Predicted 3D model of a 91-nucleotide RNA (c-di-GMP-I riboswitch aptamer) from a Gemmatimonadaceae bacterium.
The coordinates come from a structure-prediction model, not an experiment, and the mean pLDDT is 90.
Rfam family: c-di-GMP-I riboswitch aptamer. Rfam describes the family as follows. GEMM was predicted in a large-scale screen for bacterial structured RNA regulatory elements. Gene Ontology term of the family: cyclic-di-GMP binding.
Taxonomically the source falls in Gemmatimonadaceae (Bacteria, Pseudomonadati, Gemmatimonadia, Gemmatimonadales).
[in-house]
RNA sequence: CCGCGACAAGGGCAAACCCGGCGAAAGCCGGGGACGCAAAGCCAACGAAGCUACCGCACGCUUGCCGUGCCACGCUGGUCGGGUUGCCGAA
Numbered sequence: 001c002c003g004c005g006a007c008a009a010g011g012g013c014a015a016a017c018c019c020g021g022c023g024a025a026a027g028c029c030g031g032g033g034a035c036g037c038a039a040a041g042c043c044a045a046c047g048a049a050g051c052u053a054c055c056g057c058a059c060g061c062u063u064g065c066c067g068u069g070c071c072a073c074g075c076u077g078g079u080c081g082g083g084u085u086g087c088c089g090a091a
Base pairs, nucleotide, nucleotide: 004089005088012037013036017032018031019030020029021028022027035078041084042083043082046081047080048079049076050075051074056070057069058068059067060066061064
C1' cells in the first nucleotide's frame, strides 16, 4: 500500500415514532429518540428499481378546488449496482 473486517481501540451515523418548519405529494430540514449500519460519508443528467403527480394530456360523469389513467431534469444513496473519499489494524 492492497485485500479483509475482530467480543480490539477511539469514535461516527441515526430507523420507527414524537415536536416544530418547508412541500401539492413523495419526501426534506431542525430538535428529541435509537432500529440498526464497517462507509447508514458524498454522487440522483452513470445504470437499474421503487415512490409521489402540483402542472399538463386523455377519458368519464353527478360539470367540481370531481373521479380514473398517463406523465419527472420531483423524491429515495438506510433499494441495488457503480463511481469517489475516509478511521483503526487482529486473524